[in-house]
Molecule: transfer RNA
Organism: Microcaldota archaeon
RNA sequence: GGGCCCGUAGCUCAGCCUGGUAGAGCGGUGGGCUUUUAACCCAUAGGUCAGGGGUUCGAAUCCCCUCGGGCCCG
Numbered sequence: 001g002g003g004c005c006c007g008u009a010g011c012u013c014a015g016c017c018u019g020g021u022a023g024a025g026c027g028g029u030g031g032g033c034u035u036u037u038a039a040c041c042c043a044u045a046g047g048u049c050a051g052g053g054g055u056u057c058g059a060a061u062c063c064c065c066u067c068g069g070g071c072c073c074g
Base pairs, nucleotide, nucleotide: 001073002072003071004070005069006068007067010026011025012024013023020057028044029043030042031041032040050066051065052064053063054062
């Protein structure tokens, strides 16, 4: 220098192909249960979807550029 993959909640990830209400588990908070803790049950908060631009009525999703991480080729 060239190619491919990844970046979404505090953590691990799904959703992207096929544009249409942003989700799960764990963790946090409050409550129930329990002598108490754990476990279990109920409720709840938490996101500029890596950043910017474009297309579109509408973008996490499509296109372009950039940043970060990984792998391969030279």